The RNA shown here (transfer RNA) has 72 nucleotides and comes from a Candidatus Omnitrophota bacterium. Rfam family: tRNA. It was read from a public genome assembly.
RNA sequence: GCUGGCGUGGCUCAACGGUAGAGCAGCGCAUUCGUAAUGCGCAGGUUGGUGGUUCGAUUCCACUCGCCAGCU
Numbered sequence: 001g002c003u004g005g006c007g008u009g010g011c012u013c014a015a016c017g018g019u020a021g022a023g024c025a026g027c028g029c030a031u032u033c034g035u036a037a038u039g040c041g042c043a044g045g046u047u048g049g050u051g052g053u054u055c056g057a058u059u060c061c062a063c064u065c066g067c068c069a070g071c072u
Stems, first nucleotide, its partner, number of pairs: 001071007010024004018055001026042005048064005
């Protein structure tokens, strides 16, 4: 330098173009003599960034940033 993949709550991951969810972690309550476990609830996201297409984009397109892999 070229090619491909990935980027979404603190972490690991979902989401046929139609209101972004789950598990774990966190907080509160219940339960317990107490802790853990369990049950219920709550909070937490400018979907890496900038544009474009569209009535509507996490999803499609272009560029760009970061990480990984391959080729040279």
The source organism's lineage runs through Bacteria, Pseudomonadati and Candidatus Omnitrophota.